[in-house]
RNA sequence: AGAGCAGGUCAGACGAUCGCGUUCCGUUGCCAAACGGAAUGAGGAAAGUCCGAACUCCACAGGGCAGGAUGGUCCGUAACACGGACUCGUUGUGAAACGGGGAAAGUGCCACAGAAAGCAAACAUUCCGCUGUUCAGCGGAUUAAGGUGAAAGGGCGAGGUAAGAGCUCACCGCCUUGUUGGUGACAACAAGGGCAUGGCAAACCCCAUCCGGAGCAAGACCAAAUAAAAGGGAAGAGGCGGCCCGUCUCGUUUGACCCUUGGGUAGGUCGCUCGAGGUCGAUGGCAACGUCGAUCCCAGAUAGAUGAUCGUCGGUUCCGCAUUGCGGAACAACAGAAUUCGGCUUAUCGACCUGCUCUGGUU
Numbered sequence: 001a002g003a004g005c006a007g008g009u010c011a012g013a014c015g016a017u018c019g020c021g022u023u024c025c026g027u028u029g030c031c032a033a034a035c036g037g038a039a040u041g042a043g044g045a046a047a048g049u050c051c052g053a054a055c056u057c058c059a060c061a062g063g064g065c066a067g068g069a070u071g072g073u074c075c076g077u078a079a080c081a082c083g084g085a086c087u088c089g090u091u092g093u094g095a096a097a098c099g100g101g102g103a104a105a106g107u108g109c110c111a112c113a114g115a116a117a118g119c120a121a122a123c124a125u126u127c128c129g130c131u132g133u134u135c136a137g138c139g140g141a142u143u144a145a146g147g148u149g150a151a152a153g154g155g156c157g158a159g160g161u162a163a164g165a166g167c168u169c170a171c172c173g174c175c176u177u178g179u180u181g182g183u184g185a186c187a188a189c190a191a192g193g194g195c196a197u198g199g200c201a202a203a204c205c206c207c208a209u210c211c212g213g214a215g216c217a218a219g220a221c222c223a224a225a226u227a228a229a230a231g232g233g234a235a236g237a238g239g240c241g242g243c244c245c246g247u248c249u250c251g252u253u254u255g256a257c258c259c260u261u262g263g264g265u266a267g268g269u270c271g272c273u274c275g276a277g278g279u280c281g282a283u284g285g286c287a288a289c290g291u292c293g294a295u296c297c298c299a300g301a302u303a304g305a306u307g308a309u310c311g312u313c314g315g316u317u318c319c320g321c322a323u324u325g326c327g328g329a330a331c332a333a334c335a336g337a338a339u340u341c342g343g344c345u346u347a348u349c350g351a352c353c354u355g356c357u358c359u360g361g362u363u
Base pairs, nucleotide, nucleotide: 001359002358003357004356005355006354007353008352009351010350012313013312014311015310016309017308018307020041021040022039023038024037025036026035027034028033043334047345048344050343051342052341053340054339055215056214057213058212067211068210069209070208071207072086073085074084075083076082087100088099089098090097091096101206102205106204107203108200109199110198123146126141127140128139129138130137131136132135154172155171157169158168159167173195174193175192176191177190178189179188180187181186219270220269221268222267229261230260231259232258233257236250237249238248239247240246277296278295279294280293281292282291283290284289315331316330317329318328319327320326321325
C1' cells in the first nucleotide's frame, strides 16, 4: 500500500420566530378556566411482540399422564431460548465464522444411479488351476481392483499368496481398559482388540432439566344514570293549565308517591414512572459481571404533546472555474414512547474509532 476479520461510537450543530404536552410560580376569575413566566419534553432500535422477569388479579393438598421449551462444559445474571470463557467438530492460508444430548432401546426413511442402501451383495469384470487351438466350459478365490452413488463393512505402504484379501505387520484412524492432568466438557500417554459400530432425531422416539393461567384494556378507588333488593315515611301523587275550578290517570295496607341505602354505566382519580436506574472513579475477575464511593433526576400523553419555517456553519453527491482551493445546485437513513426492566431479531443515509489477519513493497 492492497485485500480482509472482529468489535464499538455518533445519528448534524447553533440561533431566531410561531406552535403543542406536563410540572411549578404569579395575576385575573363565579368552583370552570384564561393569560404571563420558568423548567422539562422520543430511540438505538421507542419496531417485531419472539424469549425472560418485575408488578397485578384469578387458580392451587399431594402425585401422575398429556403438552410445550431447552440441550457440549463451567461460570455470569433477579431470570432467560441471553451473555462470557473454555472444549470438540466442520470451513477458511489466516484474523475468524458456523455447529453441539442419545443412531452398539425400538420403529421408520435413505431420491436418482447402482448387482446391492442394511441381520449386504443375485452385475459384469478380474485372478488362479484344469480341459480343449485365440475363445469357451468346469472348479476355486469372495471383495483387492472396476463401474454407480452424498454414502458401499477402516486408510496407506510392505509382507504374504497360484492370484488376492486385516490374512499378517508398521504408521494413522476407530473401539475397550487403565494411568495422568483438568471443577468439568475434554485432552495426553500406555496396553489390548484386527475393525464389530454407514447416515438421518428441524422423522417418530428415548434421556435430563424447566414450565399454572391471564395481562396496565392487569387491578384499586370515587361516582351522574338505571334495574332488582333492603329500611323508613305515607294518603295522596302526576298530566292538561300562568293560577283556581274542573277533568283524566295511578293509588289509599294487594302501598301510588317521597326519602335513605344499595348497585356501578358514562365520566373521573390512582396504578404512572426513582428504577435489578444513569454518569464518573476505585477495586476483584481472562471475560460476562460483581462490590464500594461520589454524583444526577432524565417524557408521562389518553386519541394520544414532543412540531413547523427561516438564517449561519458543517456533511454527502454532482457541475463549473481551476488546482487541492473557490463558486453554484441538489440531497438529508430507519423510524415515533403508551406499566416498567433484561435480552434476541429485524430496519437503518452518512461519518468516525479500536484491535487483529493475509499478500506485496521499502528500510
A computed fold for a 363-nucleotide RNA from a bacterium, annotated as Bacterial RNase P class A. A source record names the gene rnpB. It matches the Rfam family "Bacterial RNase P class A". Rfam links the family to the GO terms dimeric ribonuclease P complex, ribonuclease P activity and tRNA processing.